[in-house]
RNA sequence: UUGAUCCUGGCUCAGAACGAACGCUGGCAGCGUGCCUUAAGCAUGCAAGUCGAACGGUGGUAGCACUUCGCUAUCAUAGUGGCGCACGGGUGAGUAACGCGUGGUUAAUUGACCUAUAGACGCGAAUAGCCGUAAGAAAUUACGGGUAAUGCGCGAUAAUCCCUACGGGGGAAACGCAGUAAUGCGCUAAAGGAGAUGACUGCGUCCCAUCAGGUAGUUGGCAGGGUAAAAGCCUACCAAGCCUAUGACGGGUAGCCGGCCUGAGAGGGUGUACGGCCACAUUGGGACUGAGACACGGCCCAGACUCCUACGGGAGGCAGCAGCUAGGAAUUUUCCGCAAUGGGGGAAACCCUGACGGAGCGACGCCGCGUUGAGGAAGAAGGCUCUUUGAGUUGUAAACUCAUUUUAUGCAGGAGGAGAAAGGACUGUACUGCAUGAAUAAGCCCCGGCAAACUACGUGCCAGCAGCCGCGGUAAUACGUAGGGGGCGAGUGUUGUUCGGAAUUACUGGGCGUAAAGGGCGCGUAGGCGGAAUGUCAAGCAAGGUGUUAAAUGCAAUGGCUUAACCAUUGUACUGCGCUUUGAACUGACAUUCUGGAGUGCAGGAGGGGAGAGCAGAAUUCCCAGUGUAGGGGUGAAAUCUAUAGAUAUUGGGAAGAAUACCGACCGCGAAGGCAGCUCUCUGGUCUGUAACUGACGCUGAUGCGCGAAAGCGUGGGUAUCAAACCGGAUUAGAUACCCGGGUAGUCCACGCUGUAAACGUUGUACACUUGGCGGUUGGCUCAUCAAGGGCUGGCUGCCGAAGCUCACGUGAUAAGUGUACCGCCUGGGGAGUACGGUCGCAAGGCUGAAACUCAAAGGAAUUGGCGGGGGCCCGCACAAGCGGUGGAGCAUGUGGUUUAAUUCGAUGCUAAACGAAGAACCUUACCAGGGUUUGAAAUGUACUAGAUCGCUGUCGAAAGGCAGUUUUCCUUCGGGACUGGUGCACAGGUGCUGCAUGGCUGUCGUCAGCUCGUGCCGUGAGGUGUUGGGUUAAGUCCCGCAACGAGCGCAACCCCUGUUCAUAGUUGCCAUCAUUCAGUUGGGCACUCUAUGGAGACUGCUAGUGAUAAACUAGAGGAAGGUGGGGAUGACGUCAAGUCAUCAUGGCCUUUAUAUCCUGGGCUACACACAUGCUACAAUGGUUGGUACAAAGGGUAGCGAAGUAGUGAUGCGGAGCUAAUCUCAAAAAAUCAACCUCAAUUCGGAUUGUAGGCUGAAACUCGCCUACAUGAAGCCGGAAUCGCUAGUAAUCGCAGGUCAGCUAUACUGCGGUGAAUACGUUCUCGGGCCUUGCACACACCGCCCGUCACACCACCCGAGUUGGCUUCGCCCGAAGCGCCCGCAAGGGUUCGAAGGCAGAGUCGGUGAGGGGGGUGAAG
Repeated sequence: UUGAUCCUGGCUCAGAACGAACGCUGGCAGCGUGCCUUAAGCAUGCAAGUCGAACGGUGGUAGCACUUCGCUAUCAUAGUGGCGCACGGGUGAGUAACGCGUGGUUAAUUGACCUAUAGACGCGAAUAGCCGUAAGAAAUUACGGGUAAUGCGCGAUAAUCCCUACGGGGGAAACGCAGUAAUGCGCUAAAGGAGAUGACUGCGUCCCAUCAGGUAGUUGGCAGGGUAAAAGCCUACCAAGCCUAUGACGGGUAGCCGGCCUGAGAGGGUGUACGGCCACAUUGGGACUGAGACACGGCCCAGACUCCUACGGGAGGCAGCAGCUAGGAAUUUUCCGCAAUGGGGGAAACCCUGACGGAGCGACGCCGCGUUGAGGAAGAAGGCUCUUUGAGUUGUAAACUCAUUUUAUGCAGGAGGAGAAAGGACUGUACUGCAUGAAUAAGCCCCGGCAAACUACGUGCCAGCAGCCGCGGUAAUACGUAGGGGGCGAGUGUUGUUCGGAAUUACUGGGCGUAAAGGGCGCGUAGGCGGAAUGUCAAGCAAGGUGUUAAAUGCAAUGGCUUAACCAUUGUACUGCGCUUUGAACUGACAUUCUGGAGUGCAGGAGGGGAGAGCAGAAUUCCCAGUGUAGGGGUGAAAUCUAUAGAUAUUGGGAAGAAUACCGACCGCGAAGGCAGCUCUCUGGUCUGUAACUGACGCUGAUGCGCGAAAGCGUGGGUAUCAAACCGGAUUAGAUACCCGGGUAGUCCACGCUGUAAACGUUGUACACUUGGCGGUUGGCUCAUCAAGGGCUGGCUGCCGAAGCUCACGUGAUAAGUGUACCGCCUGGGGAGUACGGUCGCAAGGCUGAAACUCAAAGGAAUUGGCGGGGGCCCGCACAAGCGGUGGAGCAUGUGGUUUAAUUCGAUGCUAAACGAAGAACCUUACCAGGGUUUGAAAUGUACUAGAUCGCUGUCGAAAGGCAGUUUUCCUUCGGGACUGGUGCACAGGUGCUGCAUGGCUGUCGUCAGCUCGUGCCGUGAGGUGUUGGGUUAAGUCCCGCAACGAGCGCAACCCCUGUUCAUAGUUGCCAUCAUUCAGUUGGGCACUCUAUGGAGACUGCUAGUGAUAAACUAGAGGAAGGUGGGGAUGACGUCAAGUCAUCAUGGCCUUUAUAUCCUGGGCUACACACAUGCUACAAUGGUUGGUACAAAGGGUAGCGAAGUAGUGAUGCGGAGCUAAUCUCAAAAAAUCAACCUCAAUUCGGAUUGUAGGCUGAAACUCGCCUACAUGAAGCCGGAAUCGCUAGUAAUCGCAGGUCAGCUAUACUGCGGUGAAUACGUUCUCGGGCCUUGCACACACCGCCCGUCACACCACCCGAGUUGGCUUCGCCCGAAGCGCCCGCAAGGGUUCGAAGGCAGAGUCGGUGAGGGGGGUGAAG
C1' cells in the first nucleotide's frame, strides 16, 4: 500500500555534525580555523648557518714610534679547519606492509650530554688561501711557485679495549686556545649512565571466490661472503620443500594511530586542525660524507619539462613562508618582529632562525554583546479583512513624554607580557575617565499533513510547487502577491556528506507452513557440539597484586581572562596487552572406571522395500474360419471414418505387446523419487522380546560422493493400446483450441546420458520435555469358562481438540509449544533466475549468478460490500397460461435532426420524448428584426427644485411615445407636510452563467423488507453477534432456539373512500299508507331510498385436522364481509455529483445608454427524414336510419343559461330560474327493439381538398374551433422485436372537470355503464430479498487486466573491429655506481644494474556499422 483492518516490507521526514559550498542579508568583540580539486607548473624575495678564544693571510681604524722598517690595540673576513646542515618546516603520491597500533625480545650502534678513571712523549710530509702564467661567452678550470693549523701522516707508551691457534699479536692523542695568574674551554683511550637509533617477534588492521591454486632464492641444510647487528641478506652445493578454504595467489581501494562525529550502548562513519609513527621531496636509479642520510633548499647518472648561450656548452627543481598561473562549487598577506618560547654556532658579546610570536583577509565555525528602557488609547493615520450604519486586526506598535549610553564618534589618561639591568613586533593595544546624542546597527525561512503558524486577491491541470504523501481543470489555508501569524536570529535557508531514527544485516537484537526465505533425498570428510564417576594439570574462566596503556582530547572539581567560548591545575578514566600469586565449580587436557546414549549377539514378527528368472488369466488390437445382414461408429447436434469386396454383432482358432480389475483401505513398505497378478533365487531396512557382549564407539554436516518422477538425448531391440507433432471433420467472426475420425516420435526392454518438478506436509536433521478424546495397522505381556472380551506395554499411521504459539488462517506429543546441537536459506517490487565470466552436458540445457535503469509500492491473512455464463431458499404480470395492444396505414402530439433572422430554454436508457406546458393568434414570451427609454416598467432612502398629477382635445407615428392646447388639489401650528413631475446620489433590474457551490421540492431502486442504535459478549483490529439457525408470513410478520438483552426508523395498525347495519336528523332529498295532481305537483308523513354525523361489525374469535403442545396453515360454521375484505393516502438508512439557479429562495461570477426596460411585426406552428406516445380504422360481435331505457361524479354570477322561437346545422334571438341535494350545463353512450346493407376498398374507413357559413376575440394571413354541402387518400389486422393486465380487473362505452375570451383535448384528472379469459408451474428471461461460496473487483464486471504491433526517450548486452591504461615472461642494449680483477699510477676489464628497444601474454576501459531483449511514456 486498503473502502476499512492487522501484519510483513521498502521509501520518506523530524535530530546531531562539517576544513564545506551556494542564495538572500550583514553591527561589534574574543578564541579557533582556511587548496578536500592537479604529488599540476612556477616569476620574485626570504626559509641554515656560525666560530678570529683552531690557522696563515688580507683590508680598515686608532695609538706608540715617527724618516723608513715596525710595534700595540681594535674592527672586518675570502680561504683552510671545527660543529651544524639527518633538527625544525611541508605533503600524503606510494604502501594491505612488522607500514601502523599494542605487548614482548636482542644478535647491535650511538656525535653532542652526565659520572668516575687513565693519558696527551718524539717527529715529519703536504695543501688551500696568496703570487705568476693560461683556457672559456659563461659556469668554471688547468699548470707552476711558496705557506699555517685543533687539517694529514709516522714512531713511542697502553691497566681497562680488540684479535688469538692462548704461545702471542694489534691499537691513541691537539699540551692546543684564552687568561698576568688562579683557572676555564678543548684533545685521546676505554668503562658506566641518560636519551636516541637499528633489527626480530605474538596479536590486531578494508572489499571482491564471477581471483583457487601459488612459489626456483622459492622452503630448509652445509660452507663461504656480507653488515654496527640475527637472517637466502648474497653466492656455490645438497635436499624438495614452503604457503593455501582459519582464504594463499591475484585484482580493487587506502598513509596508520591518539583521536573526531554519531549512537542509550554495542556499533557505524572518519583520520582536516593539534600530537606520535611511517613514506616522499620534478620521475627513476645510485652511492659518497658522516655518530646518524642513501640526504626537500648535497653529489653522480638517465628521462620529461623550463631557462641562458657567442651553439662549443651550461643552469634549475616552492609537497618551506608569502605570492603567480591553471583547475575548481571552493580555501587568505609577495605583512611586522626575533620582544617572548625553542633551535644552530660561539668562552661570550652576538649572529642566524617565513620554527615561532603577532598583525591582516573570509559570519568558515564556536562563544559573548548590541540594535534601547519606562510610560503612553484619540485604541490616530495608513494597510488588510468582514456580516460594510460600522466592526475586527496590525497594536503600546507608532506619534508623544521621561530616562539610559553597552556599542558608535571625539578628546584625555594608560598597564601587563620583562626575572638584577637593558631590551616590546603586537601597540598608544587591553583597560579607564569625560563629552555628544536614540543617536551607528535586522534579517532569513516557513504557515495542507508529517510539523509550530490562516485569511484575502490573482491564476484556472496554465503558470508553477514538491522531502514523502501529493497540490493546480473558476470559490486553491499547497502556485504568485498582500495582510496576519510561527520559527530562528547576525544570521537564515538550500545543496552535499556521515551517523541516528533503521530491531531495515538483528553480538547486544530479526526471521524462513501461506508475506522474501528449508538444500529434491541420503551417505559422509573437515569443522561445530556432545552421557555418568574419580583423580591430576591449570589452557579457557575468576579474584588479588604489579608494569604499561605518551601528551593533548573526554569526564569531575577548582582556578584565570567582566561572562562564555578558550586556557590552566588537580583528580579520574583510557573498557587493551604483559608479568606474577591464588582458586578449581564449569569448559578443556591427561589417566582410570561405568552403562543409561549408540552398537553387537540370541529368539521371533509384518510388509505392493530392491534385483534377476519363470509362469498365469481377463481385456485390447490384428489375422484365419463359421453364422448373419445393413448399417456401424461418433456427437450438444453432426460430419470426416467404416461397411454389400459383407462391416458392427456373435462363435471357434491363432498371433503380439503392454498393463495387472475384484481384494483395496487417508492400508503397508521405502531416505526421497517411488513401489501392486503369482512362484522361485539373491538381498537392504525396520519392529517386538531377551539382557549375553562392546563401553560414548554419539549428533549434525561446508567441500565431496551416490540416488533422483515425467519429458528429453545416444546405440540397439520392441511396438498391442494410448498418443505431442501432423492430416482430416466439426464449432466459431476467426478457432493454428476445447469435441470427433485418424496418426508418427514417444509410451515398453537393455546399456549409457540428462539432474530438473507445485521433487509440497510449500514445514531441514537429531534428542529431551509438556492436559486429553476417538480411530486404523503391526508386535509383546497378562486376566478370563482360555468363549465373546477386558487390562497393561512398544513401533507406525489418521481425525478432533487443552494450554501455549501465531499477523491471522491455523498448529497443537507426527508442534508451527518449551529447550539444546548442527547445517541450508532470506533482507522492497520490477529489471532477472536475465547478462557476462566460470563450470558440467552429445544437445536441449543445468549449477553458480550481477549491474545500469525504474517504481512507491509489491505482498500475506482476515473484514465489509459488489460481482459470478457458483450453489441453496423465496418473491414480483418476471416468465409461463390467457385477453387486448404497439411495431405496418392516415392523422394528432412530443423529441431528434435539418432549416431559419429566430425556429427561446430545460428534460436524454429503465427513471427524457401528450415531459415543465391544467391549454404559444396579440399577451403569454424568455427568441428574432426594427423603433424607443436610461435612477429606469415596478421598490426604498436622501438632497435640491417645480408645483399639481390625472383627465380631455388636437397633431405626428406601426405602436411605444413625442409635441401643442385645455383643466386644475388636500392638511397645516404657515415653518412645512401628503401627493406628483424633474435633476443628482445611494441603488434598481437580469428567464444572464454555475443544479459539479446550495436550500427546498421531485424522480428511481421500491411499498422492496429492509436499515440501524444502546448496553453486554467475541475479535489485536477492520468488524462480528443481536439481524444467523428451525418453522411461518404479504412483511426483520410471528413462534421456538441461541451471548445476547432491549430499543429506534421502516412493516402492520391508527386516517380517508367503499361494502353491512344501528342511532340521530329530515330540506332543496324520499313517497309505503291517506287525500290530490299531467307531474312527489300539493297536503301529509320521515317507514324506505338518499343525504351526513356518530356508533356497531372481523379478532384466526369458534370447530376440526396438520404442526414442536408454538407461531401458523388447511378445511368448515356463522356472517353483508374471512384471514391485510377492496381501493387510497402514507415511501426507512441510503443510491444515482439523477432532475430543477426558467416556480421560489440563495453563495459566487458576469452585465449596468445594456445581458435592463417599452412597443410593433415575426418566430416558438418551418420539413427530405428518424424515434416515442396516442386517436381513428381496416369492418357483419359491424355500419346506417328510426324508436325506447338506465348512471355516477362534477361545473356555474364578467357564470350556467331553461321554456319558447329562427336556421339543415354550427348558432342566433330570448331571457325564466339559479351564489345551487331547489335552477342549469344535461342528450349519457354502449345496451335494447325494428329496418336496410351482404363481404365489396363497400352504406367499411375517414385523411385530403373545394365552396358556403357560424362563434370567440382590437385582430383568426402566417396560425383557432365549429357547421353544412361536395371530395373520398392510405388502410383488408401489420417483419424482427415489444407493451399492458389476475376481477368489478382487462376489454369496451360514454359523462364531467381543470386550464381557458376562443381553441389544436385524440392529452391529463376523475366518474360511472356493460363486463371476460387464464395462472400447470418456477426449468428459463428480467428485477429483487436472505444464507452460503470464489475473487488479483472497491470508480466495485460498463470492474480488473495480458501480450504483440506502431511512435518517442533512457540505460544495458552482443558485435567485424579499432584505440588506450596497468601488470608481466623471454631476449637485446646497457648510464651512473658499489664490489671484484689487472696496473706503480693514469686508466682498463667484468658481475649486477635504471631508462630504452624487439616479439608476445594477461587484465581493465573508450569507441563501433549492425543485432537483441529490457524499462518508461498522452486518450494509438
Molecule: small-subunit ribosomal RNA
Organism: uncultured Spirochaetota bacterium